[in-house]
RNA sequence: UGAGUCGGCCGGGUGACCGCGGCUCCGCAUCCAUCGGUUCGCCGGUGGGUGGGGUGCUGAGGAAGGUCGGGACUCCACAGGGCAGGGAGCUGGCGUAACGCCAGGCGGGGCGACCCGACGGAAAGUGCAACAGAGAGAAGACCGCCGAUGGACGGGGUGACCCGUCACAGGUAAGGGUGAAAGGGUGCGGUAAGAGCGCACCGGCACCGGGGGCGACCCCGGUGGCCAGGUAAACCCCUCCCGGAGCAAGGCCGAGCAGGAACCGGGUGGCCCGCCCCAUGGUUCCGGGUAGGCCGCACAGAUGGAUGGUCAUCCAAGCGCUCCGGCGCCGGACAGAAUCCCGCCUACAGGCCGACUCACCAC
Numbered sequence: 001u002g003a004g005u006c007g008g009c010c011g012g013g014u015g016a017c018c019g020c021g022g023c024u025c026c027g028c029a030u031c032c033a034u035c036g037g038u039u040c041g042c043c044g045g046u047g048g049g050u051g052g053g054g055u056g057c058u059g060a061g062g063a064a065g066g067u068c069g070g071g072a073c074u075c076c077a078c079a080g081g082g083c084a085g086g087g088a089g090c091u092g093g094c095g096u097a098a099c100g101c102c103a104g105g106c107g108g109g110g111c112g113a114c115c116c117g118a119c120g121g122a123a124a125g126u127g128c129a130a131c132a133g134a135g136a137g138a139a140g141a142c143c144g145c146c147g148a149u150g151g152a153c154g155g156g157g158u159g160a161c162c163c164g165u166c167a168c169a170g171g172u173a174a175g176g177g178u179g180a181a182a183g184g185g186u187g188c189g190g191u192a193a194g195a196g197c198g199c200a201c202c203g204g205c206a207c208c209g210g211g212g213g214c215g216a217c218c219c220c221g222g223u224g225g226c227c228a229g230g231u232a233a234a235c236c237c238c239u240c241c242c243g244g245a246g247c248a249a250g251g252c253c254g255a256g257c258a259g260g261a262a263c264c265g266g267g268u269g270g271c272c273c274g275c276c277c278c279a280u281g282g283u284u285c286c287g288g289g290u291a292g293g294c295c296g297c298a299c300a301g302a303u304g305g306a307u308g309g310u311c312a313u314c315c316a317a318g319c320g321c322u323c324c325g326g327c328g329c330c331g332g333a334c335a336g337a338a339u340c341c342c343g344c345c346u347a348c349a350g351g352c353c354g355a356c357u358c359a360c361c362a363c
Stems, first nucleotide, its partner, number of pairs: 001359010012314007020059004025054002028051010061334001065345002068343005073246004085242005090104005105119001106117004120237002125235002127231002142176002144172003149169002151166006184202006203227002205224008250295004259286006265277004315332001318329004
């Protein structure tokens, strides 16, 4: 200098003017309740509500987002056990908890800094694997190899039998070919040809023993030809865990209408009876509940949702011009609380800081 990796932070600043929500305080107007006075018209005090004005304070985010995982809070349900269903699944620590965070182990990727992993079981069972290929799983004979065995033919032999040819039956997983993947690798022996068929070494797996680590796990040694493919965010098996709904949760107050209970009718007439009328009438009370209000609800906070706009100037970014000193234009990402908190994931113009890696150059 160039290319990268990881972590942290900011995400427009300042001023003026105008505007919006919430709260506090001060006047004004108006209404209600109550007390006092009164010349009965009202007047005054206190408390509360509403409207409008003014002072002061305060008012979005790193993700407020997706509503994905937990928790607080609220209501409903709940003897116990099982089935079904759902979730979690390497280890240690932190944390109320978590598909959270930190550190570590193992596996994979990268030259490296570092990154990624739902990371129990495929040696319980079932299933799946396009195309290609003979064969896709205790497999498979397409080409190739073989001619041991059976067969056919030819020759030899008195004969038992021997030799040769063919490759029909057959043997063979060395070699070729297909495929992402073909049932360990190299070598020697062996064989008709071959093959863990046997052996040596290497690799894997299982078991045994020793050592290190809290642990996941790691290291060393031995035994066994045991050689076992992939896939479980396919069914499934194993271990552990799990009630439901969500602030439109829920609580309090509560008109009108309808309902229930008690009492009372109107006219005529002096009054009672009677007659006529009203027929679901009037007054008071009652509990549930609707509209509505309040709480839940916050050091922003509504229940049609405030948190903004204009101008000036500065700071980046972009574009154009340039005499390289600057000048002009344009213009601010993603987005926006709604019960609260902890996380995860996703979106994001641009900028700042720190640590580290690789390559090249110079000393």

Notes: This is a predicted structure of a 363-nucleotide RNA (Bacterial RNase P class A) from a Candidatus Poriferisodalaceae bacterium. The sequence is in RNAcentral, with records from ENA. Rfam family: Bacterial RNase P class A. A reference for the family is Frank and Pace (1998), "Ribonuclease P: unity and diversity in a tRNA processing ribozyme", Annu Rev Biochem. Lineage of the source: Bacteria > Bacillati > Actinomycetota > Acidimicrobiia > Candidatus Poriferisodalaceae. The gene name in the source record is rnpB.